[in-house]
RNA sequence: UCGUUUUUUUGACAAACUUGUCGAAAGGCAAGGACGCAAAGCUUAGGGUCUAAGAUCUUCUUUAUUGAGGAUGACGACAGCCUGGCCGCCGAU
Numbered sequence: 001u002c003g004u005u006u007u008u009u010u011g012a013c014a015a016a017c018u019u020g021u022c023g024a025a026a027g028g029c030a031a032g033g034a035c036g037c038a039a040a041g042c043u044u045a046g047g048g049u050c051u052a053a054g055a056u057c058u059u060c061u062u063u064a065u066u067g068a069g070g071a072u073g074a075c076g077a078c079a080g081c082c083u084g085g086c087c088g089c090c091g092a093u
Base pairs, nucleotide, nucleotide: 013036017032018031019030020029021028022027035080041086042085043084045083046082047081048078049077050076055072056071057070058069059068060067
């Protein structure tokens, strides 16, 4: 480029899990891997959920806040929890 056939977006993202790595943890990042998702693109403004280091209080213990617990508690995390904001793809009426 041509022909035939099929289809009617093109495509994107990536759960659990595994390996490595960072972190006290929740969890993040990378590689593999796909549960799913029409915003499962970006963004913590509001709510919610998760963890609980430092800190404060407390119980037992100890020569000793020495060691072991418990409670409170984000300034930490989650956008694939919801709402909001911004950007994007298709296109029947």
Molecule: c-di-GMP-I riboswitch aptamer
Organism: Paenibacillus validus NBRC 15382